[in-house]
RNA sequence: AGAGUUUGAUCCUGGCUCAGGAUAAACGCUGGCGGCGUGCCAUGAGACAUGCAAGUCGAACGGACGAUCAGGGCUUGCCUUGGUCGUUAGUGGCGGACGGCUGAGUAACGCGUAGGUGACCUGCCCCGAAGUGGGGAAUAACUGCCCGAAAGGGUGGCUAAUACCGCAUGUGCCCGGUGCGUUCGUUCGCACCAGCAAAGCCGUAAGGCGCUUCGGGAGGGGCCUGCGGCCUAUCAGCUUGUUGGUAGGGUAACGGCCUACCAAGGCAACGACGGGUAGCUGGUCUGAGAGGACGAUCAGCCACACUGGCACUGCGACACGGGCCAGACUCCUACGGGAGGCAGCAGUGAGGAAUAUUGCGCAAUGGGCGAAAGCCUGACGCAGCGACGCCGCGUGGGGGAUGAAGGUCUUCGGAUUGUAAACCCCUUUCGGGAGGGAAGAUGGGACGGGCAACCGUUCGGACGGUACCUCCAGAAGCAGCCACGGCUAACUUCGUGCCAGCAGCCGCGGUAAUACGAAGGUGGCAAGCGUUGUUCGGAUUUACUGGGCGUAAAGAGAGCGUAGGCGGUGGGGUAAGCCCUGUGGGAAAGCUCCCGGCUCAACCGGGAAAGGUCGCAGGGGACUGCCUCACUAGAGGACGGGAGAGGAGCGCGGAAUUCCCGGUGUAGCGGUGAAAUGCGUAGAGAUCGGGAGGAAGGCCGGUGGCGAAGGCGGCGCUCUGGAACGACCCUGACGCUGAGGCUCGAAAGCGUGGGGAGCAAACAGGAUUAGAUACCCUGGUAGUCCACGCCCUAAACGAUGGACACUAAGUGUCGGCGGGUUUCCGCCGGUGCCGCAGCUAACGCAGUAAGUGUCCCGCCUGGGAAGUACGGCCGCAAGGUUGAAACUCAAAGGAAUUGACGGGGGCCCGCACAAGCGGUGGAGGAUGUGGCUUAAUUCGAGGCUACGCGAAGAACCUUAUCCUAGUCUUGACAUGCACGGAUUAACCCUGUGAAAGCAGGGCGACGCCUUCGGGUGGAACGUGCACAGGUGCUGCAUGGCUGUCGUCAGCUCGUGUCGUGAGAUGUCGGGUUAAGUCCCUUAACGAGCGAAACCCUUGUCACUAGUUGCCAGCGCGUCAUGGCGGGGACUCUAGUGAGACUGCCGGUGUCAAACCGGAGGAAGGUGGGGAUGACGUCAAGUCCUCAUGGCCUUUAUGGCUAGGGCUGCACACGUCCUACAAUGGUACGAACAAAGGGACGCGAACUCGCGAGAGCAAGCAAAUCCCACAAAUCGUGCCUCAGUUCGGAUUGCAGGCUGCAACUCGCCUGCAUGAAGCCGGAAUCGCUAGUAAUCGCAGGUCAGCAUACUGCGGUGAAUAUGUUCCUGAGCCUUGUACACACCGCCCGUCAAGCCACGAAAGUGGGGGGUAUCCGAAGUCGCUGAACCAACCCGCAAGGGAGGCAAGCGCCGAAGAUAAACUCCGCGAUUGGGACUAAGUCGUAACAAGGUAGCCGUAGGGGAACCUGCGGCUG
Repeated sequence: AGAGUUUGAUCCUGGCUCAGGAUAAACGCUGGCGGCGUGCCAUGAGACAUGCAAGUCGAACGGACGAUCAGGGCUUGCCUUGGUCGUUAGUGGCGGACGGCUGAGUAACGCGUAGGUGACCUGCCCCGAAGUGGGGAAUAACUGCCCGAAAGGGUGGCUAAUACCGCAUGUGCCCGGUGCGUUCGUUCGCACCAGCAAAGCCGUAAGGCGCUUCGGGAGGGGCCUGCGGCCUAUCAGCUUGUUGGUAGGGUAACGGCCUACCAAGGCAACGACGGGUAGCUGGUCUGAGAGGACGAUCAGCCACACUGGCACUGCGACACGGGCCAGACUCCUACGGGAGGCAGCAGUGAGGAAUAUUGCGCAAUGGGCGAAAGCCUGACGCAGCGACGCCGCGUGGGGGAUGAAGGUCUUCGGAUUGUAAACCCCUUUCGGGAGGGAAGAUGGGACGGGCAACCGUUCGGACGGUACCUCCAGAAGCAGCCACGGCUAACUUCGUGCCAGCAGCCGCGGUAAUACGAAGGUGGCAAGCGUUGUUCGGAUUUACUGGGCGUAAAGAGAGCGUAGGCGGUGGGGUAAGCCCUGUGGGAAAGCUCCCGGCUCAACCGGGAAAGGUCGCAGGGGACUGCCUCACUAGAGGACGGGAGAGGAGCGCGGAAUUCCCGGUGUAGCGGUGAAAUGCGUAGAGAUCGGGAGGAAGGCCGGUGGCGAAGGCGGCGCUCUGGAACGACCCUGACGCUGAGGCUCGAAAGCGUGGGGAGCAAACAGGAUUAGAUACCCUGGUAGUCCACGCCCUAAACGAUGGACACUAAGUGUCGGCGGGUUUCCGCCGGUGCCGCAGCUAACGCAGUAAGUGUCCCGCCUGGGAAGUACGGCCGCAAGGUUGAAACUCAAAGGAAUUGACGGGGGCCCGCACAAGCGGUGGAGGAUGUGGCUUAAUUCGAGGCUACGCGAAGAACCUUAUCCUAGUCUUGACAUGCACGGAUUAACCCUGUGAAAGCAGGGCGACGCCUUCGGGUGGAACGUGCACAGGUGCUGCAUGGCUGUCGUCAGCUCGUGUCGUGAGAUGUCGGGUUAAGUCCCUUAACGAGCGAAACCCUUGUCACUAGUUGCCAGCGCGUCAUGGCGGGGACUCUAGUGAGACUGCCGGUGUCAAACCGGAGGAAGGUGGGGAUGACGUCAAGUCCUCAUGGCCUUUAUGGCUAGGGCUGCACACGUCCUACAAUGGUACGAACAAAGGGACGCGAACUCGCGAGAGCAAGCAAAUCCCACAAAUCGUGCCUCAGUUCGGAUUGCAGGCUGCAACUCGCCUGCAUGAAGCCGGAAUCGCUAGUAAUCGCAGGUCAGCAUACUGCGGUGAAUAUGUUCCUGAGCCUUGUACACACCGCCCGUCAAGCCACGAAAGUGGGGGGUAUCCGAAGUCGCUGAACCAACCCGCAAGGGAGGCAAGCGCCGAAGAUAAACUCCGCGAUUGGGACUAAGUCGUAACAAGGUAGCCGUAGGGGAACCUGCGGCUG
């Protein structure tokens, strides 16, 4: 610091996801040790058994009890007196307001921070001043009696105090009064009067500890204030003690804190009130920071203590382990009543994914009480449990290659695990055993000494026999977890086969998965490793630092204007903002730095620094603010002459449509792609005249004008708004923007009343169509128009808020003005185009900015759900406005690029069409295919590019396990090994059998060595083992080969240039060509693969050669024939050359390329034909030619054999053959080829046969012989339009040939038979010249079998005006939502499943208020005749003052009732939504998407949608 993911690729926008850190965590697997921390948060502030957590003081007091000493009495064991010591219930004092827990509540002066208190309190502690005199009355304990189960209580009697009460004194205190001064002020000071204190205890004493009053301090608190810190406006108004005042009450104290009265205020868009959530902070985590999230442990503050209320006591409480009342719950009970509160420490059960011991100790630190000893202390110090976290250590170190074994992989060679192990040497941390053994305790107590400081002695450690140290043995006891497709570090094999599964995102898995599972290996971390949750980061993805809004999400439809924000020039003042300095504060801990202590570290100690902010004081005066003076450049006013569809009202006119009346006139009109509905003989349409009525404004008219926008268009008049220009008179910053607010706001729509010609949603009819709720047509109602009132939305668009300033040029146009005046030049304002810099993702914008700046407003934050739901506001309604969430997706988007495509455009080509000739489709047959059938009908090929294709030839064989049946198992075939045995094999024979096979027999020969006994070896055989074999699967694992686009003209590269980039340029453009062929132009210049050429063949000529070919001339011979001698002239053969190159001429053309015409020439513009097939496309075809990975099979999916099948036949299709006839058929006669083949062959002649053929047999390895007569053609005759002398299918009989064999299932011949068929529907094929058509010949295959295929020649046309259309292809361009690329994409209803949400009769619950009722405890008030010790009067009785029980009253918790509000759950049914490989209907959108699309609105329709009106161009 980034990365993955939208696309074919690119740039941008934008979301999602990952890598990092952290954690009070939990879960899975695993687990050696120690240190330091930490442990019921997110769960039930739910409930709690048991024990402990707050007491202490006898030096405050009386008693009781015990011990002891001394005395007395005497019934010698008790009683009693006094002293000492101890224990202690009670009175009394201090403490239980601290410490400890928790986070429910609380959005608050609760917290933080800085202040205030002239409005206050403060026990214990410290300092200072003064005092402590003298009296009195009770009461617990105790005791008697009584009640009660208990808890407890009542009553009589006795008693003490540091308990309680008067009196005295008054340093003083006090506001209760008066007076004087002081302060800014309610403060403070002085004087006088009134009022107001006390307690003793210890000690021989000194003295100490207390007590009272006052002043001060320290520390602690109360109250008040500024500022700061959550979400929600779908909470916008809230408030009656409310806001203030007066008086009073209350408090330590101010205060509506409370009460009465008076006034009507107070708060709020700078967010009141309401709702939700939440303890706040120091800090913690993260981050570069700014921020964000959090608020465990530690520390500060707050709040709470079963729930709610209340007060008492007290310095302090409305009191966790105090009280009273009410409520819920639990327990005890004798049923009458009582008791209780772990959110203290342990612990229990509950809840939960989840969080510990009913431990030890007060030794340390701290706290309470005490004079002290001391007691108490679950605070605390320690220990225990948990890898919960952080830190440290170990599981060994060095050497060691036969690179062991084993595992895994393998191309079988090896590689890897791997120096890893073994093995050798060494060490001993940790753990184990043994021994020693702390610090924490400089302090404190007691005792002794000493005046004292101090000294001596002594006491005491929970942790703990722990840390630590030493020794002993021995590598000995100690490694796992996750990952390995990319991100992201780490790869192979097997298994599985869209299954099982994985997954953070992208995505893996459908038979070779580095992605699933396992293994081996590897990577990472390590006593841990992964996962899950949460949080910050990455995310500049809420943007203060640090984003945007033309088209990606985003400028409000427009204006006026309130608050607010911002604001021109000069001077003076001020000092709020701002800056500087000083000062105070910012607790400690933490973070950072330095130093130090535990062996290190974590951890801990000390010091320093830092801490946005805040308070106070002083200083500064630029900038902002404020005050003031002035200015004119902003803004405004006055004046002048002009422009304009600016607005409103009233009036006027013409053209046209329609309707009505009349005339003329007759059969149609109208409408469409074509029609029909409709109108018309009752007279339409057409035409002429007259009339009525409504709406709209032709030409001018214009990227012209006006207006803020919507919008505005005949002419005139009236009223009225705004802007520009000119001149430079006035005001003097009066300005800009503008949340709310107000006004305007196309069309449609609504209300009331008019109006209604044309047009026209709805509707009706006619067409179209598969349908047509549409497009087209005929009609037609709302509406469109007017008045008044609503609605308030649009693609209300420049998809661009307003204002001001600045920033190259050029060129139109509108208005005004100036100079000049035919032309023209300039200034200001508006409106367009083009274009530089700059900006932009690009497109583009560019003085009318989307540039550079300032100010203000509005708006955006992934797509869908959704502009929907709920709520509010507005509306008559339609609806508008504001405006979510659940859920779901990994994208949705913008611009541009390359393609592909278009029922887009341009140019061009091809037998593509057209022009022509002949066919196919109809018939019969042949053949292939589908289908059907079958035991089997083997397999493959499937639009063009499968279908007379693989098949250049299935009777057996071929042939494929396709079927039936019989058989073999190292095999029909290859290689190797081992063993056997000797002669075996070959060869011959027998049995059985359909054969294969099985069983058996006969024959009897190999090389070498040899001691002739034999040994040995090889082929071969047998047995066994490796293996063979497979036309079994996968052509979607492959090689090779092939088809096709297409012989189409294309496809690319290097360098350069342009572009952020994909990419472009080149290859485009103008010509030209068969051609990316060539030329010209040109940011391109060159090059390659293709095209062309080179090659073969054919057409002309020459040369060479002359047999088997040829024969002109010479000669011989024959009935005749190059038959013979000879010849090379010719033909021909086959080799070498020549020839053609737009070379020449003319024209056109750009001085080009080239084209047109011509000459010459056998041939002319590639002469004809062939071979040759670019980058690529179709996962095209082929595993059955061959090769080959993987899989499968192994007495079978291999091998052999017999028979059958591949030939089956209701049908359908393709390709052909033969025909339908007279351009023909038939009979007779006559003529002319080329190219091939031939020895298991071609086979002449001759003979036989009607013939197929047979017999015999010459010649020929072939320019020699044979196949071999070519046929159409020509001549002549017949047939005469007929299912025929056409046609030949089918069938019968008789034959021939091949072959082991023609039944299934061959070909041919003869005779007989003589079917369909009379030129073929829709549709469709081939062909442009030696072509089509037509005619035959040959060959391959092959024993035989050709209508097929491949070649060969003979005869030999027609037509092309042309490129509108069909089809295919090429180039350029355009649109695109396509990229698997139009056989694309994609919309909506319906049906199914599942999920979340809304509505809903209702139903269940929660919350906080309001009103009324009831009213506990308790404070306060009133009463208080009952009761009462202290003081007063009185001898007393009694009375008074005062107190108190009780009663009443206000308030008052819980409770009850009532009507509302609000939130949540459930809810028959219902509504839409999201999602879900292969459901239904259509085809709306993307191309002109086949009716351009879209926006608003209204109506209609199964649905997408259609139509009307207005708008937009995206």
Predicted 3D model of a 1514-nucleotide RNA (small-subunit ribosomal RNA) from an uncultured prokaryote. The coordinates come from a structure-prediction model, not an experiment, and the mean pLDDT is 85.